A computed fold for an 89-nucleotide RNA from Candidatus Syntrophopropionicum ammoniitolerans, annotated as c-di-GMP-I riboswitch aptamer. Lineage of the source: Bacteria > Bacillati > Bacillota > Eubacteriales > Candidatus Syntrophopropionicum.

[in-house]
RNA sequence: CUGAGGAAAAGGCAAAUCAGCCGAAAGGCUGGGGCGCAAAGUCAGGAAUCUAAGUCACCACCUGUUGAUAUGAUAGUCCGACUGCCGAA
Numbered sequence: 001c002u003g004a005g006g007a008a009a010a011g012g013c014a015a016a017u018c019a020g021c022c023g024a025a026a027g028g029c030u031g032g033g034g035c036g037c038a039a040a041g042u043c044a045g046g047a048a049u050c051u052a053a054g055u056c057a058c059c060a061c062c063u064g065u066u067g068a069u070a071u072g073a074u075a076g077u078c079c080g081a082c083u084g085c086c087g088a089a
Base pairs, nucleotide, nucleotide: 005086006085012037013036017032018031019030020029021028022027035076041082042081043080045079046078047077048074049073050072054069055068056067057066059064
């Protein structure tokens, strides 16, 4: 240095959930919390999943119901790209 690993040491992140705020929703942000994580760091490029404001279609003529649709979201679903902590066997 590379591979493999998270043993030791030092630190890091933060699920469910609660409070406040943002959003049509999915979901997000901040604080508490801590299930877990060696990339649970960054990026929606491919797949997957969630939502359906708007749009379109149908019914209807009450301005409502149903269906389709991502341009919204998830990086703690998988693949991919880029970067990165430690140093025992």